[in-house]
RNA sequence: UACUCAUCAAGAGCUGGUGGAGGGACUGGCCCAAUGAAACCGCGGCAACCAUUGAUAUUUAAAAAAUAUCAAACGGUGCCAACUCCGGCGGAUACGCGAGAUGGGUG
Numbered sequence: 001u002a003c004u005c006a007u008c009a010a011g012a013g014c015u016g017g018u019g020g021a022g023g024g025a026c027u028g029g030c031c032c033a034a035u036g037a038a039a040c041c042g043c044g045g046c047a048a049c050c051a052u053u054g055a056u057a058u059u060u061a062a063a064a065a066a067u068a069u070c071a072a073a074c075g076g077u078g079c080c081a082a083c084u085c086c087g088g089c090g091g092a093u094a095c096g097c098g099a100g101a102u103g104g105g106u107g
Stems, first nucleotide, its partner, number of pairs: 002106007013043002016041003022032003026088004044080003049076002052072007084099001089096002
């Protein structure tokens, strides 16, 4: 980077340091920002995708393995303004599609 699967209305930031004008993907809005943006570092937190551990169920003669559910949170990621900030294509709405984000799998 491509394809694919799942999730996206909940949750969680500092009175720390460096920095010095941008940031919220894109586009139109609307917001955030010198009462200090992005980025980096420090510390803290959220969550439970993967891994790990435990419990239960299914399967079995019994186990192991596998699958499902639940729990834990030491590991790998991720995330911590606003519903993915809102609209963007279809639809009167609900909602669907697309795009995007994060994680798992495959090449």

Predicted 3D model of a 107-nucleotide RNA (SAM riboswitch aptamer (S box leader)) from Allolucifera butyrica. Rfam family: SAM riboswitch aptamer (S box leader). Gene Ontology term of the family: regulation of gene expression. RNAcentral holds the sequence, with entries from Rfam. Its mean pLDDT, the model's own confidence on a scale to 100, is 84.